[in-house]
RNA sequence: CGGGGCGUAGCGCAGCUUGGUAGCGCGUCUCGCUGGGGGUGAGAAGGUCGCAGGUUCAAGUCCUGUCGCCCCGA
Numbered sequence: 001c002g003g004g005g006c007g008u009a010g011c012g013c014a015g016c017u018u019g020g021u022a023g024c025g026c027g028u029c030u031c032g033c034u035g036g037g038g039g040u041g042a043g044a045a046g047g048u049c050g051c052a053g054g055u056u057c058a059a060g061u062c063c064u065g066u067c068g069c070c071c072c073g074a
Stems, first nucleotide, its partner, number of pairs: 001073007010026004020057001028044006050066005
């Protein structure tokens, strides 16, 4: 320098095919069961979907640029 993959809640990830309410597990908080711990049940909080633009009535998703990490090639 060129090519490819990944970036979404505190952590690990799905959602991309086919644009249409942002979800799952663990964790955190509250409450119940228990004498308490543990365990379990119910509920809640937590996200500018890496960043910036574009297309669209509407973008995590499509397009362009860019940043970070990883891999391959030179």
The RNA shown here (transfer RNA) has 74 nucleotides and comes from Phycisphaera mikurensis. Its Rfam family is "tRNA". Rfam classes the family as a transfer RNA. Rfam links the family to the GO term triplet codon-amino acid adaptor activity. RNAcentral holds the sequence, with entries from ENA, GtRNAdb and Rfam.